[in-house]
Molecule: small-subunit ribosomal RNA
Organism: metagenome
RNA sequence: GCAAGUCGAACGUGAGGGGGAGCAAUCUCCUGAAAGUGGCGAACGGGUGAGUAACACGUAGGUGACCUGCCUCGGAGUGGGGGAUAACAGUUGGAAACGGCCGCUAAUACCGCAUAAGGUGAGUAAAGCGGGAGCUUUGCUUGCGAAAACUCUGGUGCUUCGAGAGGGGCCUGCGUCCGAUUAGCUAGUUGGUGGGGUAAAGGCCUACCAAGGCGAUGAUCGGUAGCUGGUCUGAGAGGACGAUCAGCCACACGGGAACUGAGAAACGGUCCCGACUCCUACGGGGGGCAGCAGUGAGGAAUAUUGGGCAAUGGGCGGAAGCCUGACCCAGCAACGCCGCGUGGAGGAUGAAGGCUUUCGGGUCGUAAACUCCUUUUAUGGGGGAAGAGUGAGGACGGUACCCCAGGAAUAAGUCACGGCUAACUACGUGCCAGCAGCCGCGGUAAUACGUAGGUGACGAGCGUUAUCCGGAAUUACUGGGCGUAAAGCGCACGCAGGCGGUUGAGAUAGUCUGGCGUAAAAUCUCCUGGCUUAACUGGGAGGGGUCGUUGGAAACUGCUCGACUUGAGGCAACGAGAGGGGUGUAGAAUUCCCGGUGUAGUGGUGGAAUGCGUAGAUAUCGGGAGGAAUACCAGAGGCGAAAGCGGCACCCUGGCGUUAGCCUGACGCUCAUGUGCGAAGGCGUGGGGAGCGAACGGGAUUAGAUACCCCGGUAGUCCACGCGGUAAACGAUGAAUACUGGGUGUAGGUGAUGUGAAAGUCAUCUGUGCCGAAGCAAACGCGCUAAGUAUUCCGCCUGGGGAGUACGGCCGCAAGGCUAAAACUCAAAGGAAUUGACGGGGGCCCGCACAAGCAGCGGAGCGUGUGGUUUAAUUCGAUUCAACGCGAAGAACCUUACCUGGGCUUGACAUGCUGGUAGUAGAAACCUGAAAGGGUGACGAGCCCGCAAGGGAAGCCAGCACAGGUGCUGCAUGGCUGUCGUCAGCUCGUGCCGUGAGGUGUUAGGUUAAGUCCUGCAGCGAGCGCAACCCCUGUGGUUAGUUGCUAAGUUCGGUGAUGAAUCGGACAGCACUCUAAUCAGACUGCCUGUGAAAAGCAGGAGGAAGGUGGGGAUGACGUCAAGUCAGUAUGGUCCUUAUGUCCAGGGCUGCACACGUGCUACAAUGAUAGGUACAGAAGGAUGCAAAGCCGCGAGGUGGAGCAAAUCCCCAAAACCUAUCUCAGUUCAGAUUGAAGGCUGCAACUCGCCUUCAUGAAGCUGGAAUCGCUAGUAAUGGCGCAUCAGCUACGGCGCCGUGAAUACGUUCCCGGGCCUUGUACACACCGCCCGUCACAUCAUGAAAGUCGACUGCACCCGAAGUCAUCUAUACAACCCGCAAGGGAGAAAGAUGCCGAAGGUGUGGUUGAUGAUUGGGC
Repeated sequence: GCAAGUCGAACGUGAGGGGGAGCAAUCUCCUGAAAGUGGCGAACGGGUGAGUAACACGUAGGUGACCUGCCUCGGAGUGGGGGAUAACAGUUGGAAACGGCCGCUAAUACCGCAUAAGGUGAGUAAAGCGGGAGCUUUGCUUGCGAAAACUCUGGUGCUUCGAGAGGGGCCUGCGUCCGAUUAGCUAGUUGGUGGGGUAAAGGCCUACCAAGGCGAUGAUCGGUAGCUGGUCUGAGAGGACGAUCAGCCACACGGGAACUGAGAAACGGUCCCGACUCCUACGGGGGGCAGCAGUGAGGAAUAUUGGGCAAUGGGCGGAAGCCUGACCCAGCAACGCCGCGUGGAGGAUGAAGGCUUUCGGGUCGUAAACUCCUUUUAUGGGGGAAGAGUGAGGACGGUACCCCAGGAAUAAGUCACGGCUAACUACGUGCCAGCAGCCGCGGUAAUACGUAGGUGACGAGCGUUAUCCGGAAUUACUGGGCGUAAAGCGCACGCAGGCGGUUGAGAUAGUCUGGCGUAAAAUCUCCUGGCUUAACUGGGAGGGGUCGUUGGAAACUGCUCGACUUGAGGCAACGAGAGGGGUGUAGAAUUCCCGGUGUAGUGGUGGAAUGCGUAGAUAUCGGGAGGAAUACCAGAGGCGAAAGCGGCACCCUGGCGUUAGCCUGACGCUCAUGUGCGAAGGCGUGGGGAGCGAACGGGAUUAGAUACCCCGGUAGUCCACGCGGUAAACGAUGAAUACUGGGUGUAGGUGAUGUGAAAGUCAUCUGUGCCGAAGCAAACGCGCUAAGUAUUCCGCCUGGGGAGUACGGCCGCAAGGCUAAAACUCAAAGGAAUUGACGGGGGCCCGCACAAGCAGCGGAGCGUGUGGUUUAAUUCGAUUCAACGCGAAGAACCUUACCUGGGCUUGACAUGCUGGUAGUAGAAACCUGAAAGGGUGACGAGCCCGCAAGGGAAGCCAGCACAGGUGCUGCAUGGCUGUCGUCAGCUCGUGCCGUGAGGUGUUAGGUUAAGUCCUGCAGCGAGCGCAACCCCUGUGGUUAGUUGCUAAGUUCGGUGAUGAAUCGGACAGCACUCUAAUCAGACUGCCUGUGAAAAGCAGGAGGAAGGUGGGGAUGACGUCAAGUCAGUAUGGUCCUUAUGUCCAGGGCUGCACACGUGCUACAAUGAUAGGUACAGAAGGAUGCAAAGCCGCGAGGUGGAGCAAAUCCCCAAAACCUAUCUCAGUUCAGAUUGAAGGCUGCAACUCGCCUUCAUGAAGCUGGAAUCGCUAGUAAUGGCGCAUCAGCUACGGCGCCGUGAAUACGUUCCCGGGCCUUGUACACACCGCCCGUCACAUCAUGAAAGUCGACUGCACCCGAAGUCAUCUAUACAACCCGCAAGGGAGAAAGAUGCCGAAGGUGUGGUUGAUGAUUGGGC
């Protein structure tokens, strides 16, 4: 700004315009704006969902209790009068809005009169209908009661009556959310009578009377909400929702009220109160977008101040027409649904490029380029509707549609790629950044983060967020559960309620069925038509109810009547019992008191102490007092509803069982609310009190000990009367009934049999146990005493925590009980079973594990390793056993990885390529330097092909690829190793068992060193381990006999006395020893006993050896993210004139300390000196080295012999003799000084050895701790590797001498098997509880404070209806000539009611609050 006006054919006026006549004034005709009177409309249409839990809505009915303008049909009528009033004119108030006064005027405006019905009121008569109130019809008498005209002459109106259609009012049955932590509500309340009121029934209102009405089938109160057709979802049943479209309701700034009217308590009317806002001259006025657009605000978010009345519809009008933000269209938004396109065909050098790679390739990919083709859409041009019935008139609209033109041209994104879930790689990042619906990803190789390439899905969309349904049988009606997972009330009685035995009849409420009516349209499903198709839309059909009505059926349930006996109950006889209550009474024991005897202890404990006792205990005897409980019998036995009940007797009393008949005749079962009973502890009042004994005291134990143990001890325990009302009140299993194999105990009966009587046996009923069929169960298990199969009823459950808590209510004297949440938080909590691991669980067994022994370590000095510390560096690794004489079988340089300094840069080392170089490679010597390196450089070769020329290779120089790294990661790895452990275990195939994890086998009874073997067994077999096979050693045989051996024999030489004898050699021999090859031997083979006729075990014989003879090698499945990137290998990563490489020097050896492991000792079983014997196994050529000589010695010299059964190197302890005589020594040897030797370029840092001198600590070692069971421990020496030398006292071997002890398995440690418990499974170094401290979060209480809603009482009281009054004022009608009066109505006044407001006092709820409580 627009959305409700219209009618001049109801009326008066008539600005203005035009025409005619007239000179003009003026007259006349036509047209006609605007306002007014009057009529109809404005109660429709349009918007919104605040309120409402209600007859508001839905559905089916009622109205005999009602109304209805316009419209349709029909009957009758429309006669004759009267008085006003707006507009208008004048005047006047006000800023305005809006008025006041005076004057004129019309009507289809208003008012009498006439007429009048089948209208209406009263009276009365008859008939019909109805169960009845009553209704209908027809008569008679009487009262009341109507109208309007206009006109184009066609009509249109008006009044009244009847009927219809459509619309409405009112009433009723049924349906319609949550809360009981809302249980009682209600005075007009429920009903009646009279009256009023309404269109109409009615407490709708009023007066009186009665005391009713509603409510666990949920009243009242509180919260939430417009209802429905339908929409979404779902297999359905359901669940959630109520946009668009349609029906109904409610509302129109908040609240109240009436007026007008057919209709309103009226969205664009009136009045009043209130809040807000606007105008004002301050006096006073105006307003209501939840109509259409639009603005602001709010918000995550929602459109144009458009066109048109052309269509459909509405209002007015006779009509033309006017009005219509209803409506029809257009605009904006991918918000939704539907359709279409962004090209099609061919095209492999599989282009370029990207990504990736095992460097070959692969992939994007026929994808592109390229060739040919098409033109939907878009663009340009041309044509061009239907929608209009009726002549014209189309907002949409130059739109849909059609034709032409050119050109692949104008048109692709979003999300995802760990599993669920279709789709994988690279790089970056490094528990960071980030992701995430759930599980969960990310700590240096991330398919999970970010990016890229690729792939998957959908596509003009895609993804996210929010919400609803589904999946969810996760509230279970369809369709769940309650022994242990959440869940049976502690037990009983019992009202309401639910359910209920057999049979007959009746009626038909439920039930079943036929017809009729209705369940609006749209929606939905099916069929079919129209837009090119579809979405969309037209037509037809179907479906949809706890609905109404009317017929029928009678099985079942209910109802009524009748009958029955089996459920239930009663009568009779018998029986058992710790069933209950009360009163007595008995003996044993404890304690106390009195007395006697008697003397020093007693008591108590793991051991003690406190305590008691010389004032006489304990012990013992006698007497007495008092309280409580009842040994044996006694029993998984009995009784009771459960709690519970135990000497004996009596009184009172409940229940149960058995037996056989009779009686009643369904009287039954269950049970919300309710009522009663209800262990222990507790509370109140009064008693009682022996023993026991919370609290408390004392003694012990202990780190502590507010405990366990001990000595005392008060409440309490006992009785009476009350309260309380809970327990793991458990069978963790509600009550009742029926059915469903057995076996075996036990308690109480009965019957049969049996007997002299019994016992026993059989049958049966009842109770109480165990094992088990079927079945059930997640499994465990249950199994006629069900957790089986069914029925009935009750209670209870719905993830863990918060919490059985808070608040509220009820109960209680209190303690507390019953009922019972939420916020918040977690992704689990839980059950049963399995395999392991673990246990200060059990059983069996083993091991130098303990015990029994021997020798040590821990104390000393020294060696060595480690930690720590220091340092330029003290390189690195190893860290309980299983690091610490370890890597290292050898750090002065080297090694060497570390530090300082000096150098080199394709490099100290490898391969390839390019270019260059020709006295090249090499190199004496020289200069500089610590060396490396840098520089000069005489001299000076060589290989292959080729006749030669020449070419090539190698070398050198420059450069490029690359080398190099003891840099990092052993938690990326290979390999190797340690450890449990040389422990006896670890598994598999098939079968069987179990839903499964898994079990069985592998367990059991024996036995073994052994899962070794035997027997048994739903197992039968097998594998890796054990054992054996291999090596050494112990006995013998055979073969072989040199370098080994030498008994006998021969012979030579030496010594000796030419002897005896002895030594050495040769010949000879292989006898012996030995060597090294092979064989034998030992197998529980034999005997006795034992054992299960077994395996085996014990003893014995024989034998060198006897029960694996001794020793070694040999290490199952696996564990420890054990160790090692520094042995080597290797992924990734880092450095590249350095983290590479070369050199010199230093360091790894530093020293207040601590620890490990060794050596030497502390002495007499010894030391020292002298003498005299006996090994084995190794090694030897840059080597071992003899004899001889020198040196005190280390060693030197020397060099025979030996590549070795040939030569060399080779013992000490022991034994014999002597000295020492218990001492810091003739022990011990550290340290230090001096002098030497050896190796080596070099012994300062930093080697070893020798001699002389020096002569420290140390006199057997605290707590603790190691090794060893026989040729072992202990003790003695010898050898070797590494190695120039050596720190070796270490390591690996060898032989000599050579013990003690083991009762035994209780204990410590480790291990094996079986079993048991488990809240553990990175597995007890586990898991986990509470307080406290700090920080956050939500919540309860709290003196109070501030709101919201609401009840009650009172005050005030607007507008307004109604009632009453009516001095004032008034045209119509009546009386009257008139004045005037009457009737009536108005203003006004009063009263009832009454919104808002006020005051007081309650209730509910929210926020907040110092402080405080617990919780996550």